Notes:
This is a predicted complex of two RNAs, RNase P RNA and transfer RNA, with 375 nucleotides together. It holds a member of the Rfam family "Bacterial RNase P class A". Rfam classes the family as a ribozyme. Model confidence (mean pLDDT): 77 of 100.
RNA sequence: CGAGUGGCCCGGACGGUCGCGUCGCCGAAAGGCGCCGAGGAAGGUCGGGGCUGUAGAGGGCAGGGUGGCGGGUAACGCCCGUCCGCCGCGAGGCGAGGACCAGCGCCACAGUGACGAUGCCGCCGCAAGGCGGAGUGAAACGCGGCAAGCUCCACCCACAGCAAGGUCGAAUAGAGGGACCAUGGCGUGGCCCGCGCCGUCCCUGGGUCGAUCGCUAGAGGCGGAGGGUGACCUCCGACCCGUAGAUGGAUGACCGUCGCUCCUUCGGGAGGACAGGACCCCGCCUACAGGGCCUCUCGGCUU
RNA sequence: GCCGACCUAGCUCAACGGUAGAGCAGUGGUUUUGUAAACCACCGGUUCCGGGUUCGAGCCCCGGGGUCGGCU
Numbered sequence: 001c002g003a004g005u006g007g008c009c010c011g012g013a014c015g016g017u018c019g020c021g022u023c024g025c026c027g028a029a030a031g032g033c034g035c036c037g038a039g040g041a042a043g044g045u046c047g048g049g050g051c052u053g054u055a056g057a058g059g060g061c062a063g064g065g066u067g068g069c070g071g072g073u074a075a076c077g078c079c080c081g082u083c084c085g086c087c088g089c090g091a092g093g094c095g096a097g098g099a100c101c102a103g104c105g106c107c108a109c110a111g112u113g114a115c116g117a118u119g120c121c122g123c124c125g126c127a128a129g130g131c132g133g134a135g136u137g138a139a140a141c142g143c144g145g146c147a148a149g150c151u152c153c154a155c156c157c158a159c160a161g162c163a164a165g166g167u168c169g170a171a172u173a174g175a176g177g178g179a180c181c182a183u184g185g186c187g188u189g190g191c192c193c194g195c196g197c198c199g200u201c202c203c204u205g206g207g208u209c210g211a212u213c214g215c216u217a218g219a220g221g222c223g224g225a226g227g228g229u230g231a232c233c234u235c236c237g238a239c240c241c242g243u244a245g246a247u248g249g250a251u252g253a254c255c256g257u258c259g260c261u262c263c264u265u266c267g268g269g270a271g272g273a274c275a276g277g278a279c280c281c282c283g284c285c286u287a288c289a290g291g292g293c294c295u296c297u298c299g300g301c302u303u
Numbered sequence: 304g305c306c307g308a309c310c311u312a313g314c315u316c317a318a319c320g321g322u323a324g325a326g327c328a329g330u331g332g333u334u335u336u337g338u339a340a341a342c343c344a345c346c347g348g349u350u351c352c353g354g355g356u357u358c359g360a361g362c363c364c365c366g367g368g369g370u371c372g373g374c375u
Stems, first nucleotide, its partner, number of pairs: 001299004006294005012258007020037002023034004039274001043285002046283005051161004058193004063157005068082005083097001084095004098152002103150002105146003115142001120133005165213004175204006184198005220239001222237006260271004304374007313327004321358001329345005351367005
């Protein structure tokens, strides 16, 4: 210098004008003032948890998932370490990687033969047969190969989702019909047992379909010390000024200066990605203009 | 918010894990005075994309994309 490997980060800054949303204060009201106001993925909804309800009691069957070994975590199909296998010159990458001595199934083409057996050549043998070899193939008689085929083994999984669910208010209505008084009904959203509740349930008709809580401060980030190879854990400190909580759903536009990229006739001009909360969190995956940093490997050149 | 199905030639669809085919369409030819029909031949595929399992993947598994649909 070139080509790569693994990982991390930024993703405009400041000022002004106008505008929008929550909250607080002032005001009789109109309105005014102040604070705060999207992301690394807020996205896909793929995995897991918190929370809430079903009175999560419990057992079995069915169903689903995971799968070397050890660890981390609230938990996971995530992450870390390590063994083995495959790929790469290498740094490294990928792997659902338990069991075909329980049973069933499949094994194209080639090959005698794909688990049913014995074709070809050589040797031995009277023969039956035995031994050896070649060849095909992913696999050849041997504990054949295949379980991301059924299955078996081990472990895990109750179901639903903030439109969960609670409270208040309004309205209808104490309307009509039916079932069962315990061998019943309903719930336990697949089934059975079991358990729980009971004047309960079903049908028809009629009425309402508003407000509010849940709602954001949390497995929180930051700094320091210690432990651990690491994922991560423990302790201490000052924090929330690194506070979004809307409910037809706000977070935008313009101007100026600086900065980045591209073009240039050197006057200047153009561009600025992906994308936007909707109960919250941890992961995974996917999208992304442009830019920066670190680690290691291979090759070439120079000294 | 919670779920499901599908994607194969230009179109509509097939294909026990074992060479990707059929019909229509297209092209050329035969037939006809000519066209259509009929007949013969041909063309046409990243099986939506990327990985994995397997000797071998359209099919099995994982991730992604797209289209359609259901419940609330």